[in-house]
RNA sequence: AGGGCGGACCAUCCGAUCGCGAGGCGGAAACGCUUCGAGGAAAGUCCGGGCACCGCAGGGCAGGAUGCCAGCUAACGGCUGGGCGCGUAAGGCGACGGCACGUGCAACAGAAAGCAAACCGCCUGCCUCCUGGGUAGGUAAGGGUGAAACGGUGCGGUAAGAGCGCACCAGUGCCCUCGGUAACGAGGGCAGCUAGGUAAACCCCAUCCGGUGCAAGGUCCGAUAGGGAGAGAGGGCUUGCCCGGCCCGCCAACAUCUCCGGGUUGACUGCUCGAGGCGCGCGGUGACGCGCGCCCCAGAUAGAUGAUCGGACCCGCCUUCGGGCGGCGACAGAACCCGGCUUACCGGUCCGACCUGCAC
Numbered sequence: 001a002g003g004g005c006g007g008a009c010c011a012u013c014c015g016a017u018c019g020c021g022a023g024g025c026g027g028a029a030a031c032g033c034u035u036c037g038a039g040g041a042a043a044g045u046c047c048g049g050g051c052a053c054c055g056c057a058g059g060g061c062a063g064g065a066u067g068c069c070a071g072c073u074a075a076c077g078g079c080u081g082g083g084c085g086c087g088u089a090a091g092g093c094g095a096c097g098g099c100a101c102g103u104g105c106a107a108c109a110g111a112a113a114g115c116a117a118a119c120c121g122c123c124u125g126c127c128u129c130c131u132g133g134g135u136a137g138g139u140a141a142g143g144g145u146g147a148a149a150c151g152g153u154g155c156g157g158u159a160a161g162a163g164c165g166c167a168c169c170a171g172u173g174c175c176c177u178c179g180g181u182a183a184c185g186a187g188g189g190c191a192g193c194u195a196g197g198u199a200a201a202c203c204c205c206a207u208c209c210g211g212u213g214c215a216a217g218g219u220c221c222g223a224u225a226g227g228g229a230g231a232g233a234g235g236g237c238u239u240g241c242c243c244g245g246c247c248c249g250c251c252a253a254c255a256u257c258u259c260c261g262g263g264u265u266g267a268c269u270g271c272u273c274g275a276g277g278c279g280c281g282c283g284g285u286g287a288c289g290c291g292c293g294c295c296c297c298a299g300a301u302a303g304a305u306g307a308u309c310g311g312a313c314c315c316g317c318c319u320u321c322g323g324g325c326g327g328c329g330a331c332a333g334a335a336c337c338c339g340g341c342u343u344a345c346c347g348g349u350c351c352g353a354c355c356u357g358c359a360c
Base pairs, nucleotide, nucleotide: 001356002355003354005352006351007350008349009348010347012312013311014310015309016308017307018306020037021036022035023034024033025032026031039331043342044341046340047339048338049337050336051213052212053211054210055250056249058247059246061244063209064208065207066206067205068082069081070080071079072078083096084094085093086092097204098203102202103201104198105197119143120142121139122138123137124136125135126134127133128132151169152168153167154166155165156164170194171193172191173190174189175188176187177186178185179184217269218268219267220266227260228259229258230257231256236254238253239252240251276295277294278293279292280291281290282289283288313329314327315326316325317324318323
């Protein structure tokens, strides 16, 4: 200097005037004063929860989710570290358990793509119309097809060949040693055992999961038609585990269920103090944990943040380098809350390591 890689932060700011929403205080009220007032993703609704309801809880089926090991966390399909596979590396990605349990699937080419296979070849015997051809047997080393053809190289052996045998290598299985909590890594020995791909195919294994959701739920006001029909229990083989289906226990009830029809769609609450934020210290490789201190930071309900002016920042163009002109500035607006993931995005600042080249 170049290239790629990882992380943190900002993402408009200040002032004035008028205007908007909430909290607090004052006031009979009108209103006044004061404090606060959209995001890093508020988005997608993809995961996990808090909370609420179904009376409580246990065991199954079905169904669903996850899938290397160890940790963090309220939990997770998240995050951190490690291992393995990929990359020169920094790093990134991984749907990362099992295909010699079984059942499936795979176009074309090819003889043949899961227990197989003989198109051309090679060897042996027989026949023959004898430079050739036919037929029976053996063969898978050579050639061809294909992404992939049932280990590789070499030697021996054979009628010709073949792990048929041997040496070395690779894989697989078993045993042992060392390191590591483990995944796994390093090494040694035995065995000719040689077993393609696919499980985000069915399936098997391990672990986890009750359901529905703030349109949950609760309170008040008010209205209508405590309307109509059917079934049926009343101590039972009853009902009550809000996806379906089953068993058991406790507790509770005397009920209830189905269909048609009618009324009300009002107000309040839930609704913001939180697994909260910031700072410092300690522990840990880290995610994070512990301790101390400080702070309160939207709660709307046709749904609030706007307008004007001035200045600053930033971007683009021009420049006589003094400055001038233009742009209000990407993606984009909370609706019960929180932890994540994913997606969108104009730009800016800072930090760290990796690779390559050059100079000292």
A computed fold for a 360-nucleotide RNA from an uncultured Trueperaceae bacterium, annotated as Bacterial RNase P class A.
The coordinates come from a structure-prediction model, not an experiment, and the mean pLDDT is 76.
Of the family's consensus pairs, 97% are formed in the model.
The sequence was found by an Rfam model in a public genome assembly.
It matches the Rfam family "Bacterial RNase P class A". It is annotated as a ribozyme.